[in-house]
RNA sequence: AGAGUUUGAUCAUGGCUCAGGAUGAACGCUAGCUACAGGCUUAACACAUGCAAGUCGAGGGGCAGCAUGAAGUUUGCUUGCAAACUUUGAUGGCGACCGGCGCACGGGUGAGUAACGCGUAUCCAACCUGGCCCGCAGUAGGGAACAGCCCGGCGAAAGUCGGAUUAAUGCCCUAUGUCUUCCUUUGCAGGCAUCCAAUGAGGAAGAAAGAUUUAUCGCUGCGGGAUGGGGAUGCGUCUGAUUAGCUUGUCGGCGGGGUAACGGCCCACCGAGGCGACGAUCAGUAGGGGUUCUGAGAGGAAGGUCCCCCACACUGGUACUGAGACACGGACCAGACUCCUACGGGAGGCAGCAGUGAGGAAUAUUGGUCAAUGGGCGAGAGCCUGAACCAGCCAAGUAGCGUGCAGGACGACUGCCCUAUGGGUUGUAAACUGCUUUUAUGCGGGGAUAAACUUCAGCACGUGUGCUGUUUUGCAGGUACCGCAUGAAUAAGGACCGGCUAAUUCCGUGCCAGCAGCCGCGGUAAUACGGAAGGUCCGGGCGUUAUCCGGAUUUAUUGGGUUUAAAGGGAGCGCAGGCGGGUUGUUAAGCGUGACGUGAAAUGUAGGGGCUCAACCUUUGAAUUGCGUCGCGAACUGGCGACCUUGAGUGGGUACGACGCGGACGGAAUUCGUGGUGUAGCGGUGAAAUGCUUAGAUAUCACGAAGAACUCCGAUUGCGAAGGCAGUCCGCGAGUCCCCAACUGACGCUAAAGCUCGAAAGUGCGGGUAUCGAACAGGAUUAGAUACCCUGGUAGUCCGCACGGUAAACGAUGGAUGCCCGCUGUCUGCGAUACACUGUAGGCGGCCAAGGGAAACCGUUAAGCAUCCCACCUGGGGAGUACGCCGGCAACGGUGAAACUCAAAGGAAUUGACGGGGGCCCGCACAAGCGGAGGAACAUGUGGUUUAAUUCGAUGAUACGCGAGGAACCUUACCCGGGCUUGAACUGCAGCAGGAGGAUUCAGAGAUGAUGACGCCCUUCGGGGCUGCUGUGGAGGUGCUGCAUGGUUGUCGUCAGCUCGUGCCGUGAGGUGUCGGCUUAAGUGCCAUAACGAGCGCAACCCCUUCCGUCAGUUGCCAUCACGUAAUGGUGGGCACUCUGUCGGUACUGCCACCGUAAGGUGCGAGGAAGGUGGGGAUGACGUCAAAUCAGCACGGCCCUUACGUCCGGGGCUACACACGUGUUACAAUGGGUGGUACAGAGAGUCAGGCGCCGGCAACGUCGCCUUAAUCAUGAAAGCCAUCCUCAGUUCGGAUUGGGGUCUGCAACCCGACCCCAUGAAGCUGGAUUCGCUAGUAAUCGCGCAUCAGCCAUGGCGCGGUGAAUACGUUCCCGGGCCUUGUACACACCGCCCGUCAAGCCAUGAAAGCCUGGGGCGCCUGAAGUCAGUGGCCUAACCGCAAGGAAGGAGCUGCCGAAGGCAGGUCGGAUGACUGGGGUGAAGUCGUAACAAGGUAGCC
Repeated sequence: AGAGUUUGAUCAUGGCUCAGGAUGAACGCUAGCUACAGGCUUAACACAUGCAAGUCGAGGGGCAGCAUGAAGUUUGCUUGCAAACUUUGAUGGCGACCGGCGCACGGGUGAGUAACGCGUAUCCAACCUGGCCCGCAGUAGGGAACAGCCCGGCGAAAGUCGGAUUAAUGCCCUAUGUCUUCCUUUGCAGGCAUCCAAUGAGGAAGAAAGAUUUAUCGCUGCGGGAUGGGGAUGCGUCUGAUUAGCUUGUCGGCGGGGUAACGGCCCACCGAGGCGACGAUCAGUAGGGGUUCUGAGAGGAAGGUCCCCCACACUGGUACUGAGACACGGACCAGACUCCUACGGGAGGCAGCAGUGAGGAAUAUUGGUCAAUGGGCGAGAGCCUGAACCAGCCAAGUAGCGUGCAGGACGACUGCCCUAUGGGUUGUAAACUGCUUUUAUGCGGGGAUAAACUUCAGCACGUGUGCUGUUUUGCAGGUACCGCAUGAAUAAGGACCGGCUAAUUCCGUGCCAGCAGCCGCGGUAAUACGGAAGGUCCGGGCGUUAUCCGGAUUUAUUGGGUUUAAAGGGAGCGCAGGCGGGUUGUUAAGCGUGACGUGAAAUGUAGGGGCUCAACCUUUGAAUUGCGUCGCGAACUGGCGACCUUGAGUGGGUACGACGCGGACGGAAUUCGUGGUGUAGCGGUGAAAUGCUUAGAUAUCACGAAGAACUCCGAUUGCGAAGGCAGUCCGCGAGUCCCCAACUGACGCUAAAGCUCGAAAGUGCGGGUAUCGAACAGGAUUAGAUACCCUGGUAGUCCGCACGGUAAACGAUGGAUGCCCGCUGUCUGCGAUACACUGUAGGCGGCCAAGGGAAACCGUUAAGCAUCCCACCUGGGGAGUACGCCGGCAACGGUGAAACUCAAAGGAAUUGACGGGGGCCCGCACAAGCGGAGGAACAUGUGGUUUAAUUCGAUGAUACGCGAGGAACCUUACCCGGGCUUGAACUGCAGCAGGAGGAUUCAGAGAUGAUGACGCCCUUCGGGGCUGCUGUGGAGGUGCUGCAUGGUUGUCGUCAGCUCGUGCCGUGAGGUGUCGGCUUAAGUGCCAUAACGAGCGCAACCCCUUCCGUCAGUUGCCAUCACGUAAUGGUGGGCACUCUGUCGGUACUGCCACCGUAAGGUGCGAGGAAGGUGGGGAUGACGUCAAAUCAGCACGGCCCUUACGUCCGGGGCUACACACGUGUUACAAUGGGUGGUACAGAGAGUCAGGCGCCGGCAACGUCGCCUUAAUCAUGAAAGCCAUCCUCAGUUCGGAUUGGGGUCUGCAACCCGACCCCAUGAAGCUGGAUUCGCUAGUAAUCGCGCAUCAGCCAUGGCGCGGUGAAUACGUUCCCGGGCCUUGUACACACCGCCCGUCAAGCCAUGAAAGCCUGGGGCGCCUGAAGUCAGUGGCCUAACCGCAAGGAAGGAGCUGCCGAAGGCAGGUCGGAUGACUGGGGUGAAGUCGUAACAAGGUAGCC
C1' cells in the first nucleotide's frame, strides 16, 4: 500500500466482498512449565447455609457463664494436700442491659436518569462541617427518673403488659458569661444591586462530666484552620419533525413560611407572562468522565477490569435519630412474593464474600489470614474487619522458557504416495556416534530478603518524639532461589493448499453427496466435494462464529458530487439567515503571541531503575491539543464614526418587440340551412365494407347562419421570469437595450419558511358548440384484434368565474459577480459615413485555441479559472409504494419509510452480430430460356412400424443410390441354438511331456470328439526348432465416451477476405494502415492519404486441352521404293506425314482508334490456332458450426474377463398398412418395330479378357486361336437409307404373374443375375411447390472401369458422338462482400424480453375484532408520616404549704399524600376470518408490449 466481482473487451460511476488490528468473549480440535493481569455482557430473576460492624469495664448498675481467692461442709487419707458441694463480686474478666463513639466509611450493582446527572471553568457579601489542629475562657450547686435484676400477667411464637427498687460521662433545674445569638443605636472602610460591617453604648437569652490514678484522657462555650459536603451559573453532552407548538405554581412581583443556606421550595395576594425552527414539547435509547480499540491524522466505535462523580438497595411512599441519611446488612406504612404457625398471629429481603436454583453460547472456592496496607472503637494491650493480602479453578489474555544440539548418504532397507517403471518423494529425516541438562524426578541447602511496628527498661531533650538494650509477631511457605544426582530422558498440534492468498498430486464420487468470505466449484479424467501423500502458514496454540474500527475519499472539515451514471427545486418575489465595493479613524469580539491558574492519580509517551530477561512494577520529565484570567499586537474578519462613486437605484432622451389585459373590426376555409342546375352514384381503403344517395346525394351556382382558428409575410427572427405569446386597429399597463452623466451614496447578492404565477388533461357552476374528437357503436384486418385502418360520435376542445398545481415544466445544465485566445452569421441601438465598409454596447446562433471532462462533448451564452448563497444525491428492486400528517369537491398532489430480496443495476465509448434501416456491388440469386422433380410403375436409401433380430453410424442447407467401389454362406458387428476358457490370432517366463504333421472311417447340424494308415528337422551332442499339457504375466472386445483426442472430411466458399512490424491517434478497449474516388473476377490495380512496409489468401508458378517448333521413332504411321494377299502396313524398308513421348515457343491490352490524370474500359478493329484470367482441373486464407467419424486407423480414460472374448449351424440386415428423398422406364409419331449402312474416345485384361467355327430361338456350351498388351479382342449408339404402324391404353408402355431354361457358386427356399415363350398392370405429360444449366454447356446417344465366384449397377467414376435456346435488366426472393446507421443482442434475432393467470414459499399493508404494555389527565377512597389546629383526657424533675400553675403529651381534626378503585381518551406491541399489492423460484398457460423504423417511432 491494495485486491476480487457488472463487460466479448474498455474507461469511468457504483455497491458487495476480502487481506489488518482488537475483545470481559463463545464453540471445535489440541495441550509441558512459569510470571503478571482477568473471569454472569443474559434474569436490578428467586435465594438454603455460614460469614461481611462493632468496640469501650479507664462512663455505669451489676454478675448469667468461665477462672482465681477467701470462708464453710463432706469424702479420701501419704495430717496438709487432693476432690466434690455450698456461700461470698473480693479479684481477673464479662453474656445481657443503661451510656459514648461508629454504623452516612469501606464493599456491590447500573435498574432509573437526556438531567446542572456528568465533564470543564467560575461564583456563594446566600451556606453547613462530627472526629483532627491552633488559640482564648471555663468545668459551680442541686434534683427526678428509666433499663437491667426481682415479682406477677398474656402469648404457640415473635414478643408484650403491670408493679416494686436502682446507677451513670443518660436526663432535668439553678448559678456564672470570656464570648455567641437577637433587638435598639453609632457608623470608618469596602463591595456586586438588595447591602455589609470595624468600633462604642444599652437590653434580653444561652454552658459543662467525670474516669483512672496522679499523670493524663475527657467535658463546655467562642474564634480560626484543615477536610468533607450543599447551592448557583457559562459552555459541552445520543436519535427521531411521519413529535410543532408546550406551560397555570406556569413566568414575574410584594409579603410571609420553611431551610444550614438561596430560590414558587411552599402559601396568600397582584400582574400575564415564560419556552420554542439556534428544535420547545413528546417518543425511543442510554449512568457520565478519566480512558479503551481502531485510524497517517481528522474522526468513528466503546465505557468490562482500575480511579473520580452520580443513582439504587424486593417495589412504592414517609419521616425519625444524627455533624452528616430520608440510611444495602435501621424504623414505619402500602404492595407482590417466600417461609413459620397451635389459624389467633408473626418473620424475611445476597445489586456484600463464598455458594444454590433458574436463564443462557457463556463466566470460578460454601478456601486461608488479619502477618502487611487501610478502617472502626479503645489511654493502651487489644478486639472486629469476605475492605485487603494470599491461595484454589479456568489457554480466557499478554510475556518468557522448553519439547534437544552437532555429526551422519549407499541419499540404506521396508512401508505410504506418485510414476514416462528409468525413477522420484517422505529425507539428514531415521538408524548410528559424540555432546548438553533448561525443564522433569529425587536428595540437600535456603525463615536470606520483604519487619517497619509493639511490650518493657534506660537515656536525651523541645513532654511526645528520637536513640540504645531487651522481648515478641509470617497467612502465603520450607515458597522463590541455590547446589548435587539420573537420564534425550517427561512434553506438538491446528488450519489451509481454484483466484484474491503462501502452498499440488493421486484415488473415490458423478449437479449426487457436499463446499462456499466474494467470484464460484460438483452433470465420469474435480489442483474447489470426501480420503491419502506431499507442501504452506502459525505454533502451546490453531481455526470458526459474533461485535467494533480500518481498508471505505462509500457522508468527503481535512476529503466527493449533481448535461447523459443517483442528484438543480417548474418559475419569480421575498422576511429571517449566510455572504458583501473603495478611503480613513477608532475599538479589540474573532485572530496572533507571552505569562499565570487549572487540566486529580492511574493510562499513553521519553529517559533511568527493580523482579535472571520480558510482560509487569517503579521513579523523573515532557505531553494532556481544553477552559479561565491578565498583558501586548492590529494585517485580516467584525462593531462604531466620517467620507467616496465604479456596484445598485432614480432622472432625461431616442428606439424595439407574436410582452400582458380589455374592446372593436376583417377575409378565406369548414359545416349547416334555403333555392337553382344536374343525374347515379358518392365516400373511403393496401383492398373493401359500414355510411350517404332516385324522398335527388356527391358535384356546381347564389343567398344566409354559426362557431373556431388566423394562410402568405415567417426565419438558426423577436418578446417574456418560467409556463408561454402570431389576422388588423384602438385604449390601458409592464419591460429591456442604448445614449447623457443631473441626483441618492453600498441602498447589494442569495434565499429555508412564506406569497404569487404556472402547458395539456381534469373538476364545479353558467354559456357556447363549426371543426376535430377520449369513451362508445358499426365496418374491416386477424388464429384472436376489447388495437393500428375506415364510417359515425358523447365528454372535451371555445368563453366567463372558481378549483387543481402537475409534465421529457429540458439547455435533462439553480442564481449572482469577476477573470481568461479567436473566426463567422444575424437582430436592435449609438458614433462616424454618400453607399460599401467599420467602431462600440446588448441579444440570438455556428465553429474552434487553451483548459475541463469517463467519454460523448462543453468551450466569453462554459460543463474553464475563482468567490458567495440556495436546492438536491449516496447500490438495484421493493417504491415515489405503505402508514401518518397537510392540501383538495373529487381526481389526486406534497411529505415519504421498512421488512424482504439481488451482486449487481446504470453511463460513455469499442469491436462484432443483427435489423420487416440506408447506400454501393456480386453470384443460374431473380428475370429470359431449355430440360426435369412433385402424379404412374419399378429400383434404391431413409423414417416409421413390425420382429427373436430386422447390427451400427450419418439427420436443415452441409443425412437420405450416404459409410457400402458390390449382405445367398463368409462379410456380420445383430438374433436363436450348440461349444471353448492362456483362450480363434500374437507373446514372455517356469515346469512336464512329446513322432510335428496327418490320409481314411465313424458320431454330430457343424464346431468338435473318436479312430488312426503313413510319418519330423537342425546340432558344437549341452541342446534348439516344432507340438501338446499345466501354472503365471500379458491377451481379446465393431463394448462406452467424436463433449477427453490425433488424423481425415463436409460447409460458409474459390467468397475476397484475414492479419502483422514500426509509426501516429486514443486514459483505454481499440483505431489508422484495410477508409475515400475510379477500376477489377479479385484487399486486382491507380490516384488520394499519418501512415510506411510486410505476411497468409487472389493472381501466377503445376497438369490436361487448343496452335507451332525441336529431338526420338516401336507395338504407331506409309509419301517414296520393293515383295505379297481374296483383302488388310501383311512383310522388307523408311520416319516425310499422322501419332506417341521429351523439351520449348506463342497472348502481353503488345498494336490501332476513342474515352480516362492513371489504373483501366470500349471496338462484329487488325493480326492470330487462340483475345482480354482462351477452356477445364488440382490448389480451399484467419476462422465458424463442442459439424462428422472411437465402426477405417491410432489413442487417453472407463467397463467386461467360463464373457460385452472366441468357434460353429441356422436365421436376420432383403420384413411392410404407410411417409419422404434420389433415380430408371414411360405415357409415344421429333416416336416404336424390322432390315441395311457410317463414324469415336478412354479404360481394363492371364485363376483373365476375348475372337472364330459348330450346337442352341437365346442365355450359354464344346473345340480352336490371339493377347502378360500403342502388337490381340476393337465392332459403338443416336445418325443415315428403306419399310410397317396412323393417334388407339395402341406394333406406346413394360410392371406383375405362369411355364421352361442358362450360368456362377459347397449351397440360389428365405435371397442371385440372365435367356425364351406366354401374360400385358398403372400410366395419355403430372396440384401447391420445387431442381439443374450461360457453350462444346443444357439436352440426348451409346462405350468403358472399379468392387466382384455371381449379382439385385437403373448407382458411382470416366469417355467420346450429336448438339441448342436465352440473359431487357438488378425492382423483388435467396446467399455473400464493402461503407454507414440504430441496438436494452455478445450462447450474438433460433437473440433479448414484458404483463396477466395457475400452483408453491417468504416478508409486508389493510381489516370486524380480541389480547397486552407505557406514560399522562380527571374524580373517589386514603396508610404511614411531617406540619398546623385542638387537646374537656394524661403527666417524674420547675414554682407552690396545699389547691393548683408553668410546660409537655396521648387522642381527635385538617392540608398534602403512596397504593388502590372508577371513567373517558392517547401512544406502542402481539394476534386476526377475509383481503391488497410485492418478492422469489423448475423446462406451467396465454399472448408479443419494449430493444432494429421491433414491424403503429418511443417516452413522460

Annotation
The RNA shown here (small-subunit ribosomal RNA) has 1500 nucleotides and comes from an uncultured rumen bacterium. Its mean pLDDT, the model's own confidence on a scale to 100, is 82. Rfam family: Bacterial small subunit ribosomal RNA. Gene Ontology terms of the family: ribosome and structural constituent of ribosome. The sequence is in RNAcentral, with records from ENA and SILVA.